[in-house]
């Protein structure tokens, strides 16, 4: 001691799917109660609502966390999910310290 990977803090970005029963609702939906995939399917507080503030998680350009095309195309699926496409698509937070390993190592300097 650059660099990598790992943990902590602080910042700073993201998300309310999908089937099935049931209830209210003309509807669009909207609540409850279980199945399924996921990290996470949304928990607390406030507000008459929009929404704010916040907890847990995942992501921070080496960026498919996430959001647009998208009520997209193929395969599978009770449906999501999941595999392939779209996609060398547009966009996305444009960080920074501590520490620990690699490390009986590497560089530099003296003997």
């Nucleotide at each position: 001691c650059a660099c990598a990977u790992c943990u902590c803090a602080a910042c700073g970005g993201g998300g309310u799917g999908u089937c099935c029963g049931g209830g209210c609702g003309c509807a669009g939906g909207u609540c409850c109660g279980g199945g399924c995939u996921g990290a996470g399917a949304g928990g607390c507080g406030c507000g008459c609502g929009a929404g704010c503030g916040u907890g847990a998680c995942c992501c921070g350009u080496c960026g498919a966390a996430c959001c647009u095309g998208a009520u997209c195309c193929g395969g599978c699926u009770c449906a999501u999910a999941c595999c392939g496409g779209c996609g060398a698509a547009g966009g996305g937070a444009a960080u920074u310290g501590a520490g620990a390993u690699g490390a009986c190592g590497c560089g530099c300097g003296g003997g």
Predicted 3D model of a 111-nucleotide RNA (TPP riboswitch aptamer (THI element)) from a Polyangiaceae bacterium. Lineage of the source: Bacteria > Pseudomonadati > Polyangia > Polyangiales > Polyangiaceae.